[in-house]
Context: one part of a larger RNA
C1' cells in the first nucleotide's frame, strides 16, 4: 500500500544477453473498438442529522428531505486535438550496416628470452653462520679420514615479470602488464555511402563470476592454513624465531560467494565557469582556437538533516526493472530446488524490548 523512499539512517540483484510484458521518432489518410463532451434512463438497506406525527414517557416507532455520493452501470449523437489500430511515407534526428584512419595489460592459443631464489657439480678454503628487543632451537665445526655459510665454477627446476608506470589504457563485471605470433569481441573519430523507428528497459530462463574450498590427474622453486619445536608471558591452544604439510602453479569439472563498493541500478534529454590528462578530427599552420567522446581536480545555480553531490549528479523530467517498511529473534527454523561436500538460494513465526 491512490504514500514516501534506496551514497552514509531499513533499502540497487556481482555483472551483462534476452523472452513476456510496459514505454516509445517526424508526416499522411481512413476507421472508432479508444478518448473527449453533451443528453437521457436506473441507482438498495443500514447509518448520521432535522422537521412532522403517535404513545404517560426525556426514548422508542412511523413518514418526509438532506449528507453518506457530481458516484457507479448501460443507451444514444457529435467529434476526431489526443491515444490505438490498419495503410502509405521521411531521415546528418534515434539504432544498425559500410569505408577510411588512429590507439590500446579485453580475450583464448602456442612459443622464446633473462635477472632473482632454492636445489645439485666441482674448485680452493677455515670456524662460523643464521635469527632476535634480547636470545634459543635450527645447520656447521671443535682428536683419527670427510661435507657448512661466503666466494667461484657447473647443470636443472618451478613460480612470478623489475625499471618504464601513471590524475595513464582497457573490459559487462569479476579482472587484465616480460617478448613475439596466429585467431577473434567490443569501443572512439572522420565521412553522410545503405537499411528506414529495426528503439529503451526487462520478471523468466540462460551466459560470466575474485579469493578460499571440493573431485580426478600433473607438477611443487619460494611462500605458508595446520601441525611440531625455540622463546615471551601468572598463563600463551597468540603476536617474534627455527622447520613445515595441504594450498599456492597447471588440465578436465564442481562450486555461485566477497566492504562482488563509485556502498550510488539501466536508457534518454535539459542545465554557469575553471584547470589537467588520453584518443581523435577541423581552421590557421609559429604559439593557438573551435569541435567529438573518455579519465580526473575545483566549482555557481540547484539539492542535501548533515557530510557533501555538482554536465560521469546525490540538479531539472520522463520511461522501465529491482529492493526497503521499528529492534532483536534471522538471512536462523521447517520445507523446497542446487550441490560430491563445504554449503547456496527462496524465506517465516511463536516469543521480548
Nucleotide at each position: 500500500u491512490u504514500g514516501g523512499g534506496c551514497a552514509u539512517a531499513a533499502a540497487g540483484c556481482a555483472u551483462c544477453u534476452u523472452u513476456a510484458g510496459a514505454u516509445g521518432g517526424u508526416u499522411u489518410a481512413u476507421u472508432a473498438u479508444a478518448u473527449u463532451a453533451a443528453a437521457u434512463u436506473a441507482u438498495a438497506a443500514a447509518u448520521u442529522u432535522a422537521a412532522a406525527a403517535a404513545u404517560a414517557a426525556u426514548a422508542u416507532u412511523u413518514u418526509u428531505a438532506a449528507a453518506c455520493a457530481u458516484u457507479a452501470u448501460a443507451u444514444u449523437u457529435a467529434a476526431u486535438a489526443u491515444u490505438a489500430a490498419u495503410a502509405a511515407a521521411c531521415u546528418u534526428u534515434g539504432a544498425g550496416a559500410a569505408u577510411a584512419a588512429a590507439a590500446u595489460a579485453a580475450g583464448u592459443u602456442u612459443a622464446a628470452g633473462g635477472a632473482a631464489u632454492u636445489u645439485u657439480u666441482u674448485g680452493a678454503g677455515u670456524a662460523a653462520u643464521g635469527g632476535u628487543g634480547a636470545a634459543a632451537u635450527a645447520u656447521a665445526a671443535u682428536u683419527u679420514u670427510a661435507u657448512a655459510u661466503a666466494c667461484a665454477u657447473u647443470a636443472a627446476a618451478g613460480a612470478a615479470g623489475g625499471c618504464c608506470a601513471u590524475a595513464a589504457a582497457u573490459g559487462a563485471a569479476a579482472g587484465u602488464a616480460u617478448u613475439a605470433a596466429a585467431c577473434u569481441a567490443a569501443a572512439u573519430u572522420a565521412u553522410a555511402u545503405c537499411u528506414g523507428a529495426c528503439a529503451u528497459u526487462g520478471a523468466u530462463a540462460g551466459a560470466u563470476g575474485a579469493a578460499a574450498g571440493c573431485u580426478a590427474g600433473a607438477g611443487u622453486a619460494g611462500c605458508a592454513a595446520a601441525u611440531g619445536g625455540g622463546a615471551u608471558u601468572a598463563g600463551a591452544u597468540a603476536c617474534c624465531c627455527c622447520a613445515g604439510u595441504a594450498g599456492u602453479u597447471u588440465u578436465a569439472g564442481c562450486u555461485g560467494u566477497a566492504a562482488a563498493u563509485u556502498a550510488u541500478g539501466a536508457a534518454u534529454a535539459u542545465u554557469a565557469a575553471a584547470a589537467u590528462u588520453u584518443a581523435g578530427a577541423a581552421a590557421a599552420u609559429a604559439a593557438u582556437u573551435u569541435u567529438u567522446a573518455a579519465a580526473u581536480u575545483u566549482a555557481a545555480a540547484g539539492u542535501u538533516a548533515a557530510u557533501a553531490c555538482a554536465u560521469u549528479a546525490a540538479a531539472u523530467a520522463u520511461u522501465c526493472c529491482g529492493c526497503c517498511u521499528g529492534a532483536a529473534u534471522a538471512g536462523u527454523a521447517c520445507a523446497u530446488u542446487c550441490g560430491c561436500a563445504a554449503g547456496a538460494a527462496u524465506u517465516a513465526a511463536a516469543u521480548u524490548c

This is a predicted structure of a 353-nucleotide part of an RNA (small-subunit ribosomal RNA, central domain) from Ailurus styani. Its mean pLDDT, the model's own confidence on a scale to 100, is 80. The source organism's lineage runs through Eukaryota, Metazoa, Euteleostomi, Eutheria and Ailurus. Rfam family: Bacterial small subunit ribosomal RNA. Gene Ontology terms of the family: ribosome and structural constituent of ribosome.